[in-house]
RNA sequence: UCGUACUAACCGGGGAGGCAGCGGUGCCCUGUAUCCGCAAUCCGCUAUAGCGGGGGCUAACUCCCCAUUUGAGGCAAUUCAUCUGUGCAGCAGGCGCCGGUAAGUGGUGUUGACGGUCGGGUCUUGCGCAAUAUGGACCCGUGAACCUUGUCAGGCGGGGAACCGAGCAGCAAUAAGCGGCAACCCAUAUGUGCCGCGAGGCAGCCUGAUCCGAGCUAACUGCGGGCAAACCGUGCGGGGAUGGUUGUCGAUUUUGGGGUGUACGA
Numbered sequence: 001u002c003g004u005a006c007u008a009a010c011c012g013g014g015g016a017g018g019c020a021g022c023g024g025u026g027c028c029c030u031g032u033a034u035c036c037g038c039a040a041u042c043c044g045c046u047a048u049a050g051c052g053g054g055g056g057c058u059a060a061c062u063c064c065c066c067a068u069u070u071g072a073g074g075c076a077a078u079u080c081a082u083c084u085g086u087g088c089a090g091c092a093g094g095c096g097c098c099g100g101u102a103a104g105u106g107g108u109g110u111u112g113a114c115g116g117u118c119g120g121g122u123c124u125u126g127c128g129c130a131a132u133a134u135g136g137a138c139c140c141g142u143g144a145a146c147c148u149u150g151u152c153a154g155g156c157g158g159g160g161a162a163c164c165g166a167g168c169a170g171c172a173a174u175a176a177g178c179g180g181c182a183a184c185c186c187a188u189a190u191g192u193g194c195c196g197c198g199a200g201g202c203a204g205c206c207u208g209a210u211c212c213g214a215g216c217u218a219a220c221u222g223c224g225g226g227c228a229a230a231c232c233g234u235g236c237g238g239g240g241a242u243g244g245u246u247g248u249c250g251a252u253u254u255u256g257g258g259g260u261g262u263a264c265g266a
Base pairs, nucleotide, nucleotide: 001266002265003264004263005262006261010056011055012030013029014028015027020046021045022044023043024042034054035053036052037051038050063259064258065257066256067255073249074248075247076246077245078244080243081242082241083240084239086237087236088235089234091233093232094231096227097226098225100223101222103221104220105219106217107216108215115211116210117209118208119207120206121205122204123200124199125198126197127196128195129193130192131190132189133188134187135186136185139180140179141178142177148173149172150171151170156165157164158163
């Protein structure tokens, strides 16, 4: 150095979580990579850190180590950016409310503003008048077997007679009662009145007259003050999402260097 047989190794790895720690089961990434059994109220182990049982492959393109390169994805941080909930603060803003002012616009004013004076009204109270409502009275009608009145046929009683007396029915009238009732009269009342008279009041408002003689008003804008806090905005605090940045782990990829057996035979 070659041949045969065998053996170590290899037949996937990683992230988060979990764990004293390691690996696995479950999740995620990578991407192709032997099979079976076990396992989150876990399973198996202990720094040589899945266990048990089969199978394949062969000392190198393939196994191991070092350096290099590429780098999915995860995790952490962030006084970075954007977005989005949330708590607190009226916070020189917006929006809103209430006074003020009168620079501008508008309106109004010499056909007289504002202001002053006088009167009236509005307001309160008393009286009157009217209206309305209710009741009464008046008026009309009706209204009594006897216990109302008048007249009382017939009949009854008295009387010698003339005549006298009581008196039913009828007729007429009437009491209480019942019904009607336009106005007048009386009483009471009032969510009544362009009504009248007196007294009070007169702050404000309306109105008439008069004096004065140029402003008045505050609708909009402006300016200034106060208030409010629902919404937008702002400040502070603390969350979430996405992206950026930093750190960390890192599958995968590239290149270079090094390392690793046993037996037999030639």

The prediction has a mean pLDDT of 79.
The RNA shown here (Bacterial large signal recognition particle RNA) has 266 nucleotides.
Its Rfam family is "Bacterial large signal recognition particle RNA". Its family is annotated with SRP-dependent cotranslational protein targeting to membrane, signal sequence recognition and signal recognition particle, plasma membrane targeting in the Gene Ontology. By type it is a non-coding RNA gene. From the family's description: The signal recognition particle (SRP) is a universally conserved ribonucleoprotein involved in the co-translational targeting of proteins to membranes.